This is a predicted structure of a 252-nucleotide part of an RNA (large-subunit ribosomal RNA, domain VI) from Taibaiella sp. The prediction has a mean pLDDT of 85. Rfam family: Bacterial large subunit ribosomal RNA. Gene Ontology terms of the family: ribosome and structural constituent of ribosome.
[in-house]
Context: one part of a larger RNA
């Protein structure tokens, strides 16, 4: 900026990309064939191996401050409890999210034309002959079939509503993420769960300080505790105020 109002949505597919790979072993069948040794086409199944696309329930990895546990120093006066600082101090575990080695799927299977090449009918040639007229089969190659984009496809298509004189819609602005590099996108703005907050919970961790029992003490119980970034629910507590703008054609 066009797509002859305008916005909102749905949607075909010209076209463009992307897959497209393979092996073993079980059966048919020790059959067809062959003297025997040995041994298949065709079909039917079942497992993988690269490849590739999702995605995180399950197995793992990360998870810079979730817990805990511990040395050294130094601070809250001291003990007990706690901060700092030492690569994150070091070690053991780990929520989301992100992940391959983990999970699912995928290659099929259809038509068409047709290569080599296999035929049928068949003359020039009274024969023969797939060819010369006709007319068949026949491959991971091509056209389709599968998946993703796709109407700037200027040839700018289809279809549904709504709108039209202060409109439909959008826009700023603000809370956000399933989105991001900014922007875009994408959910929410009080007629509200959009995010903090706080309640409950899921899961991590691993049994908190205080203070009681017992032990001379280390300890050990009372106690599946205490604590907790990202899940999951609930709830207006806090913050998404009000407003502003943009748009409004019907002409030569």
């Nucleotide at each position: 900026u066009g797509u002859a109002g305008g916005a909102a949505a749905c949607u075909u597919g010209a076209g463009a990309g992307g897959a497209u790979c393979u092996g073993a072993c079980c059966u048919u069948a020790g059959u067809a064939c062959g003297a025997g040794a040995g041994g298949a086409c065709c079909g039917g199944g079942u497992u993988g191996g690269a490849c590739g696309u999702a995605c995180c329930u399950c197995u793992g990895g990360u998870g810079c401050a979730c817990c805990a546990g511990u040395c050294g120093u130094c601070a809250u006066g001291c003990c007990a409890a706690u901060g700092g600082c030492g690569c994150a101090g070091c070690u053991g575990g780990g929520u989301a999210g992100c992940u391959a080695u983990g999970u699912a799927c995928g290659g099929a299977a259809u038509g068409g034309a047709u290569a080599a090449a296999c035929g049928c009918u068949g003359a020039a040639a009274g024969c023969a002959u797939c060819u010369a007229a006709g007319c068949g089969u026949g491959a991971a190659a091509c056209c389709u079939u599968c998946c993703u984009c796709a109407a700037g496809a200027u040839g700018a298509g289809u279809u549904u509503a709504c709108u039209u004189u202060u409109a439909a819609g959008g826009g700023c602005c603000g809370u956000a993420g399933u989105a991001g590099a900014c922007u875009a996108c994408u959910a929410c703005g009080u007629u509200g769960a959009u995010a903090g907050g706080c309640u409950a919970u899921a899961g991590g961790u691993a049994u908190a300080a205080g203070g009681g029992u017992g032990g001379u003490a280390a300890c050990a119980u009372c106690g599946c505790a205490g604590c907790c970034g990202a899940g999951u629910a609930g709830u207006a507590c806090u913050a998404a105020u009000u407003a502003c703008c943009c748009g409004u054609a019907a002409g030569c």